[in-house]
RNA sequence: GGCGACGUAGCCAAGUGGCAAGGUGGCGCUCUACAAAAGCGUUUUUCGUCGGUUCGAUUCCGACCGUCGCCU
Numbered sequence: 001g002g003c004g005a006c007g008u009a010g011c012c013a014a015g016u017g018g019c020a021a022g023g024u025g026g027c028g029c030u031c032u033a034c035a036a037a038a039g040c041g042u043u044u045u046u047c048g049u050c051g052g053u054u055c056g057a058u059u060c061c062g063a064c065c066g067u068c069g070c071c072u
Stems, first nucleotide, its partner, number of pairs: 001071007010024003018055001025043006048064005
């Protein structure tokens, strides 16, 4: 330099045009002699950035940024 994949919460991660699931973590409560475990409640995503398409974009398109892989 060329090609491809990926980017969603503190972490893991589903969703692929119409209000962004779930797990884990944090916080509080119940239970317990105290804890752990278990249960209940609660908390957290301008979906990498900027544009385009659309009535509507996490989703489609383009550019850029970052990570990883392959080729040279």